[in-house]
Two RNAs folded together computationally: RNase P RNA and transfer RNA, 464 nucleotides in total. Rfam match: Bacterial RNase P class A.
């Protein structure tokens, strides 16, 4: 100098004027209203709502089955499907990137077309022995061709995939049939590591195919609903129809074998409970509750923002992260404020005039992930080339 | 804001357990008819919303993303 890899950060700047929504203080006023001053007012993703938690109600949450999710190891955390470090695999010369990465030598299933054969393998061509027939040579016999019964997984061809690879021995031809080496598998032992795992020695059988984002098995986790949760106040109105689960005992009153209400037991129904069963609580069995139609209100307060908060120094740790101390307060609106205009500069496009300013807008709050995103700053590192 | 569901031919929809994507209506051509309709025969028409992954192989399984649709206040 060129080409790259990984992270962190910024998100036009400044000023003036006029507005909008909260807060604090002061003034005046008090029937509702108001004025002035000061200070604050969108994001890295506020988005998608894909995970996890706080908070609220339902048993301050129960049991079993079903169901859902996660899946190398160790750690971090309130928790996670997130993050960090490491292990294994794939890719890259490298810095590094990606990785749903338990189990198919537990069971069951699946594999179209092609191909002879697709799952305790299989004989189409080929190779080989034997029998028969034909032809030729010929003394028993030999060669070639055809056919039949067998042997054979070396070779051809099909496929995503065909039951280890190379060599030697062996054989009628062949074959882990045998042997050597290599790859890979299982067991045992030794060394290192918390562990995943790595390295080495030895034995075995000679090879175990793929698929679990197929059913399933194993381990672990998970109660449901959600701020339209929940609590309080105020205002207004009109109810109707259908469904809907009962017996027994005690004693009381009226009273005379019935009625009324109270209470107990069991049974049944409903709600919490929106998978099922059990269990718990509450309500009800002329009425809980459910469904449909109709009616009313479209108000206020709270929850609401000081929090697993932000920034900084130091310390522990490889890191994620955590701890001590110090400083600071940094939106809380409700159909929804956070804006508009002008001036100077900045970036980009353009010869100029001029135009333009990435993605995008809080809605109870946090931690993540994913997606969108113009341009720029900065740190660490890699490879190659040149010069000294 | 919260909770659910769906994207397949021009339109309405099938396609559950992975293997050449179908049906009805519509369009076009031919036959039939004096002409049209109806009828008969035939044909065209598909990035299965989009991107990636698992698998030999994806409309189907998994992840991400885009678009559309539905429901949810309080009082009696």
């Nucleotide at each position: 100098g060129a080409a790259g890899u990984g992270g962190a950060c910024c998100a036009g700047a400044c000023g003036a004027u006029c507005g909008c929504u909260g807060g604090u203080g002061c003034c005046g006023g008090u029937u509702u209203g108001g004025g002035c001053a000061c200070g604050a007012g969108a994001g890295g993703a506020a988005a998608g709502u894909c995970c996890g938690g706080g908070c609220u109600c339902c048993a301050a949450a129960g049991a079993g089955c079903a169901g859902a999710g996660u899946g190398g190891u160790c750690g971090g955390u309130a928790a996670c499907g997130c993050c960090g470090a490491c292990c294994g695999g794939u890719c890259g010369c490298g810095a590094g990137a990606c990785u749903a990465g338990g189990g198919c030598a537990a069971g069951u299933g699946c594999a179209g077309c092609a191909g002879a054969a697709a799952g305790c393998a299989a004989a189409c061509c080929g190779c080989c022995u034997a029998g028969c027939g034909a032809u030729g040579g010929a003394u028993u016999c030999c060669a070639u061709c055809g056919u039949u019964c067998g042997g054979u997984a070396a070779g051809g061809g099909u496929g995503a995939a065909a039951c280890g690879g190379u060599g030697a021995g062996g054989u009628a031809a062949g074959a882990g049939c045998u042997c050597a080496c290599c790859a890979g598998c299982a067991g045992a032992c030794g060394a290192g590591g918390c562990g995943a795992c790595u390295c080495g020695u030895u034995u075995g059988g000679c090879u175990a195919g793929g698929u679990a984002a197929a059913c399933c098995c194993c381990a672990c986790u998970c109660g449901g609903a959600g701020c339209a949760a929940g609590g309080c106040c105020a205002a207004a109105c009109a109810g109707a129809a259908a469904g809907g689960a009962g017996c027994g005992g005690a004693g009381c009153g009226c009273a005379u074998u019935g009625c009324g209400g109270u209470u107990c037991g069991c049974a049944c129904g409903g709600u919490u409970c929106g998978g099922c069963u059990c269990g718990a609580a509450c309500c009800g069995u002329u009425g809980a509750c459910u469904u449909u139609c109709g009616g009313g209100u479209a108000g206020g307060c709270u929850g609401c923002u000081g929090g697993a908060g932000a920034c900084g120094u130091c310390a522990a740790g490889c890191a994620a992260u955590u701890g001590c101390c110090g400083u600071c307060c940094u939106a809380g609106a409700u159909a929804a404020a956070u804006g508009a205009u002008c001036g100077u500069c900045c970036g980009c496009u353009g010869c100029a005039a001029a135009g333009u300013g990435a993605c995008a807008g809080a809605a109870c709050c946090c931690g993540g992930c994913u997606u969108a995103u113009c341009g720029g700053u900065u740190c660490a590192c890699u490879u190659c080339c040149c010069g000294u | 804001g919260c909770g659910g569901g769906a994207g397949u031919a021009g339109c309405u929809c099938a396609g559950u357990u992975g293997a050449u994507a179908g049906a009805g209506c519509g369009u076009c051509g031919c036959c039939u008819u004096g002409c049209c309709a109806a009828g008969g025969c035939g044909a065209a028409g598909g990035u299965c919303g989009c991107g990636g992954g698992u698998u030999u192989g994806a409309g189907c399984c998994c992840c991400g993303u885009c678009u559309c649709c539905c429901g949810c206040u309080c009082c009696a």
Its mean pLDDT, the model's own confidence on a scale to 100, is 79.